């Protein structure tokens, strides 16, 4: 330099023929249980869907550019 994949909550990730409220686990906070702790059960909070632009009535999803990161080739 060329080709190709990924970027979604603190961490690991799901999702979408474009549509009203974006999913789960761990972690965190609360409540219950217990003499108490752990475990367990229930509840809650936490997301600019990497950044900018375009298309569209409507974009996490489609298109373009950029950034970071992985793989292959030279």
């Nucleotide at each position: 330099g060329g080709c190709u994949g990924g970027c979604u909550a603190g961490c690991u990730c799901a999702g979408u023929u474009g549509g009203u409220c974006a999913c789960a686990g761990c972690a965190u906070g609360g409540u219950g249980c217990u003499a108490a702790u752990a475990a367990c059960a229930c509840c809650a909070a936490a997301g600019u869907c990497a950044u900018g632009g375009g298309u569209u009535c409507a974009a996490u999803c489609c298109c373009c550019a950029u950034g970071c990161u992985g793989g292959c080739c030279c």

Overview:
RNAcentral holds the sequence, with entries from Rfam. This is a predicted structure of a 74-nucleotide RNA (transfer RNA) from Sphenodon punctatus. It matches the Rfam family "tRNA". Its family is annotated with triplet codon-amino acid adaptor activity in the Gene Ontology. The coordinates come from a structure-prediction model, not an experiment, and the mean pLDDT is 81.